Notes
The RNA shown here (small-subunit ribosomal RNA) has 1495 nucleotides and comes from uncultured Porphyromonas sp. RNAcentral holds the sequence, with entries from ENA and SILVA. Model confidence (mean pLDDT): 82 of 100.
RNA sequence: CACGGAUCCAGAGUUUGAUUCUGGCUCAGGAUGAACGCUAGCGAUAGGCUUAACACAUGCAAGUCGAGGGGCAGCAUGGUCUUAGCUUGCUAAGGCUGAUGGCGACCGGCGUAAGGGUGCGUAACGCGUAUGUAACUUGCCUUUGAGAGGGGGAUAACCCGGAGAAAUCCGGCCUAAUACCGCGUAUUCUCAAGUUGCUGCAUGGCAGUUUGAGGAAAGAUUUAUUGCUCAGAGAUAGGCAUGCGUUCCAUUAGGUAGUUGGUGAGGUAACGGCUCACCAAGCCGACGAUGGAUAGGGGAGCUGAGAGGCUGACCCCCCACACUGGGACUGAGACACGGCCCAGACUCCUACGGGAGGCAGCAGUGAGGAAUAUUGGUCAAUGGAGGCAACUCUGAACCAGCCAAGUCGCGUGAAGGAAGACUGUCCUAUGGAUUGUAAACUUCUUUAGUAGGUGAAUAGAGUCGGGCACGUGUGCCCGUAGGCAUGUAACCUAAGAAUAAGUAUCGGCUAACUCCGUGCCAGCAGCCGCGGUAAUACGGAGGAUACGAGCGUUAUCCGGAAUUAUUGGGUUUAAAGGGUGCGUAGGUGGCAGAUUAAGUCAGUGGUGAAAAGCUGUGGCUCAACCAUAGUCUUGCCGUUGAAACUGGUUUGCUAGAGUACAGAUGCUGUGGGCGGAAUGCGUAGUGUAGCGGUGAAAUGCAUAGAUAUUACGCAGAACUCCGAUUGCGAAGGCAGCUCACAAAGUUGUAACUGACACUGAUGCACGAAAGCGUGGGUAUCAAACAGGAUUAGAUACCCUGGUAGUCCACGCUGUAAACUAUGAUUACUCAGAGUAUGCGAUAUAAUGUAUGCUCUCAAGCGAAAGCAUUAAGUAAUCCACCUGGGGAGUACGUCGGCAACGAUGAAACUCAAAGGAAUUGACGGGGGCCCGCACAAGCGGAGGAACAUGUGGUUUAAUUCGAUGAUACGCGAGGAACCUUACCUGGGAUUGAAAUGUAUAGGACAGGGGAUGGAAACAUUCUUUUUCUCUUCGGAGACUUAUAUGUAGGUGCUGCAUGGUUGUCGUCAGCUCGUGCCGUGAGGUAUCGGCUUAAGUGCCAUAACGAGCGCAACCCUUAUCGUUAGUUACUAGCAGGUAGUGCUGAGGACUCUAGCGAGACUGCCGUCGUAAGGCGAGAGGAAGGUGGGGAUGACGUCAAAUCAGCACGGCCCUUACGUCCGGGGCUACACACGUGUUACAAUGGGGGGUACAGCAGGCUGCUGGGCGGCGACGUCCGGCGAAUCCCUAAAUCCCCUCUCAGUUCGGACUGGAGUCUGCAACCCGACUCCACGAAGCUGGAUUCGCUAGUAAUCGCGCAUCAGCCACGGCGCGGUGAAUACGUUCCCGGGCCUUGUACACACCGCCCGUCAAGCCAUGAAAGCCGGGGGUACCUGAAGUGCGUAACCGUUUAGGAGCGCCCUAGGGUAAAACCGGUGAUUGGGGCUAAGUCGUAA
Repeated sequence: CACGGAUCCAGAGUUUGAUUCUGGCUCAGGAUGAACGCUAGCGAUAGGCUUAACACAUGCAAGUCGAGGGGCAGCAUGGUCUUAGCUUGCUAAGGCUGAUGGCGACCGGCGUAAGGGUGCGUAACGCGUAUGUAACUUGCCUUUGAGAGGGGGAUAACCCGGAGAAAUCCGGCCUAAUACCGCGUAUUCUCAAGUUGCUGCAUGGCAGUUUGAGGAAAGAUUUAUUGCUCAGAGAUAGGCAUGCGUUCCAUUAGGUAGUUGGUGAGGUAACGGCUCACCAAGCCGACGAUGGAUAGGGGAGCUGAGAGGCUGACCCCCCACACUGGGACUGAGACACGGCCCAGACUCCUACGGGAGGCAGCAGUGAGGAAUAUUGGUCAAUGGAGGCAACUCUGAACCAGCCAAGUCGCGUGAAGGAAGACUGUCCUAUGGAUUGUAAACUUCUUUAGUAGGUGAAUAGAGUCGGGCACGUGUGCCCGUAGGCAUGUAACCUAAGAAUAAGUAUCGGCUAACUCCGUGCCAGCAGCCGCGGUAAUACGGAGGAUACGAGCGUUAUCCGGAAUUAUUGGGUUUAAAGGGUGCGUAGGUGGCAGAUUAAGUCAGUGGUGAAAAGCUGUGGCUCAACCAUAGUCUUGCCGUUGAAACUGGUUUGCUAGAGUACAGAUGCUGUGGGCGGAAUGCGUAGUGUAGCGGUGAAAUGCAUAGAUAUUACGCAGAACUCCGAUUGCGAAGGCAGCUCACAAAGUUGUAACUGACACUGAUGCACGAAAGCGUGGGUAUCAAACAGGAUUAGAUACCCUGGUAGUCCACGCUGUAAACUAUGAUUACUCAGAGUAUGCGAUAUAAUGUAUGCUCUCAAGCGAAAGCAUUAAGUAAUCCACCUGGGGAGUACGUCGGCAACGAUGAAACUCAAAGGAAUUGACGGGGGCCCGCACAAGCGGAGGAACAUGUGGUUUAAUUCGAUGAUACGCGAGGAACCUUACCUGGGAUUGAAAUGUAUAGGACAGGGGAUGGAAACAUUCUUUUUCUCUUCGGAGACUUAUAUGUAGGUGCUGCAUGGUUGUCGUCAGCUCGUGCCGUGAGGUAUCGGCUUAAGUGCCAUAACGAGCGCAACCCUUAUCGUUAGUUACUAGCAGGUAGUGCUGAGGACUCUAGCGAGACUGCCGUCGUAAGGCGAGAGGAAGGUGGGGAUGACGUCAAAUCAGCACGGCCCUUACGUCCGGGGCUACACACGUGUUACAAUGGGGGGUACAGCAGGCUGCUGGGCGGCGACGUCCGGCGAAUCCCUAAAUCCCCUCUCAGUUCGGACUGGAGUCUGCAACCCGACUCCACGAAGCUGGAUUCGCUAGUAAUCGCGCAUCAGCCACGGCGCGGUGAAUACGUUCCCGGGCCUUGUACACACCGCCCGUCAAGCCAUGAAAGCCGGGGGUACCUGAAGUGCGUAACCGUUUAGGAGCGCCCUAGGGUAAAACCGGUGAUUGGGGCUAAGUCGUAA
């Protein structure tokens, strides 16, 4: 803007290492007749047994009318009589009197069928809605017409008598009525028989008329009414009938004999099988009958954007019921909540003979329950009953009481106030933050509450009395009693912040965070999940957040949930397409014309109760609430039109479909016939020792002649090649050749029919393999079975045999990953390629077209993978199916089947996931490529011995602690006799052994020397020497002792709180980033591919282009040369000198030292290669392809190691878990393991002789020389603080000896004697000499190192250190090999690819039995209970019918009896449902049980 008006849709958490989808679970919202927990000031308003329709004490809830009646028990009044008192006409008492007011009980009238309660039953014309009643009734009320004459007989009450405990009953006498009964009269009444007219869809109806029959009545009061009878109309209230709507189950499929209809009768207010007699055999049902379960229905309420879903408290309408069941009576109305009869259960009274009762009315009680109120007031108002009325009654109603149980409103104060106070809490802690303008304090206000006062409205209604007016029952006026709640609402006044705040939460969802305690405990939890010593998740505290007189929790409903999807979902792989076809019902349906008007659309009429909802306006101080007006009520029914679309009827058409004719095609089907190869068997021959089988074997066959081979024969089954992404069929399926029969699609022609079509629930048919039945057949193969192997086992895999079966005929079974995991049909939508069968054209090609089969791709779709004219695209029609995982395709039931089994097909319980697709890793007894002393090829070892050393174990007072596959074990430790030392035992001190602040007291402190006790530490004590700096001379400072205090100290715990450092994968070549591009996304690409490299090294290619950390290089050392410099090094030449020596002068050549440079780069050549690069025993060169060695260790992995190197958070100890000291231990010793040393000997041992290094170290030191000692060593004199001195190797080589032995090998162990270090060598040192002389003769399985100056072998040095358990570690040089074909295998690693149910990542995940506990459930001999039905017996009350005996004037009628029906009871047989049940079956759940290892 428009519109008559109004209104409107939110998501999140959780499957994964991460992603996306599917899919469930959970949460945030609203609501309630609620309950529970904590808390609580007031008012208004509405609400309050959801459970046991369980049982009920007590009181009340329905009466009224004297103006219907007889009467008079009680009350009051009058009259009268008696008595008493006296005041003599009053009072009191008693009797009589219905005379009066009035009235208990009684007769009679009306009411009691309303109002009030509850929701048992009911799935129904019960309810809702709309019709019909031509098939009906209606007291009181309104209105119209007519009428009320004249009689009769009883009866209750009362009285008398009787029975009974009582309830109550019986007999007799009297009596009234608006009680009852005849007679008379009567219509527009009723009935019967005629007749005239009008009218309806029909049965029929209406109006008129003639005749006949039948039926009424009541008075009362007193002057005005009212009541009564008959008939008509209205109103109101009902009865009945019908269309449509109205829960779940098909694991309820057939039901029904008054059943369905007809004729006739009865009955009813009325229709009707409502009932009965007869006749017919119908009627209902997949559009869900019958049965079962559940349930009052509606207006409406809650929720929702709506469509819907759920509910049926309060209020209104309808229904049903009244202790349970049945029955009628009265009446206008009932089969009757506060009536009757009977039966049943229960309760109560009783004199035991009999009686009484019915709160699902209002209160109230018990019970049940999580749970729901007072035994209140009043008829003042509203309404009801009766009455002329006054009035009476009214637990209806109106009020009050109780309850935060809902909604609405108000308050608990307002303004100012910073030293941002104190306390508390927290922190990064000399301080800050927060609590917090909060408080205190100042000023102000007074709602509610308290106190005092004033004080309504609801009553302008209505009653009574009087009056006025007229229209004679209305209006008006005056007066009048009347208020429960209530002195309430409201208003006024007073004082005073005074009397008034909690609950829940704070990990995410979800607003709000820290400390302490606890330590997988206690506990929390809506979901995910928290808690195992630093918990924002438990408990407390502080603080914060949310709501607020409430706040949370629980329960239930809707929403979110498009998670049942009409609006608005899906089915290739997530749950889901039926195995396939034919076809019934049903659903849907081509082109054109006409008609109709069922659907549809438009106008209009009726109805759709009120309340509620929405909108406007108004009233309570506001609001909730209420009133009023409008709207809504989306529906149903009628009526008038329209005719496009759908439907019906009808006329045509040919494009769908079918038929006909003519072709070609095929492993299409059924039944015959035929064929060869192979296999097995049989016969005969040849032939000889094996065959066969396997990873290797064995069982088996074979000298009784196998296997092999030749010939002939027999049998059964299957059809090599062709053969294909081929062909055919609906699917299953179909393959040698041939014949017959049958069928199909397709092409062409366009002759015929003229929508005949599509789909298809139930149904029918077909349907691999296995299996079953009967009968055949049986060559091969082969479940079961047997044997042999394999194995821990092997009921398997492998082998040798072998039966069902495999084949045929007939019959069953009816399932498969029956899969294209993709239902059928129709239409449309880019391209390209191949192929089968036709047709057209042509040249045998290319090519066009139709129907099939197959591939590649566009748009589009899809979660993606993928699909893509053969759709999983775009649309349409129909069918089937799905709704989390497990339980479970199970149980029960039913149907089918010979059986096996199939079809249909749940629940309890349990979990928060299960699942699809794709991604990155990891893994694989997957694949490809490549590397490494990884294997192989070699050399030497370990594993056997003895010893050393470390570890485990054991032991111990202690044997301190740590390290534990690779990556612990000669490791921390590069040096445990004391010390170290951390351990044990014993003895000491407690501001402490060491550090430091403050305060106080002191003065030196410290040192030296003694004494006593003691194991020492330590304790006690004597003695000696004796302060420093400044000074204003007061003192201050330094140093130091003691005391007190703050602190110290801890190798105590946590390496899983940490820093730092380290090991390992691994010196492996990888790990990432930016931008771009691809993908919804995780991610990918780059980083893949080809070649190459030691290398992600480089080159080429390339939606990638670049870059970083790694690689390489830069650094050190070594190998060569140059240059510079020469002392303590060197010495060629020159000179001097010595027993001898660069010893000396000198030199700067050489070696060497140590600075600076050079050199190596595939640079050159050849060749191969696009290039990078490779190759060549290439050249040159000291060195050749990173020259050798070292340092250097990417992103990360192992919660790897270390709190005992150090540092550090937290926790713990503080006369001890700190500290000092003596002694002991770390060195123990049945045993096991690791790492080494020495050996076992002749490549050797012993003896003698003899040659050549380098790295280093040295004054508490290294030591030369001399002397002594066999020696370790001692002693004396010297050198060197060091390129100066110490200072020098050993294997080697030469000679001699030993001669294969437990030895002249080997040296352990032991005895004796010593040396050295050191306070001290007992536990517990090393070394020396003499003696002793063990095991061991080359080492099982297995295993380690090494690719060149390497392995092996030989010695030397150093650190630590008083000494040394060093054979260890770290370095140094000497001598100095062998081998590598190669990458199959073992181990480890890198890249690409593939599979995955793994992601704690294969040391992963995970299956089943068994054992244990718990839970729900199926079966089960039975047992118990329930509702319903059937048959039979019995049968109360009661209606109806019948009826001789009795009653009755012998009339009416009654009593009694009988019959039908029937509640209830009993008996019987079955079916169904539920509970329980020894035992039994499987299922589910439960950190660490057993056996295996199925995926």

Taxonomically the source falls in Porphyromonas (Bacteria, Bacteroidota, Bacteroidia, Bacteroidales).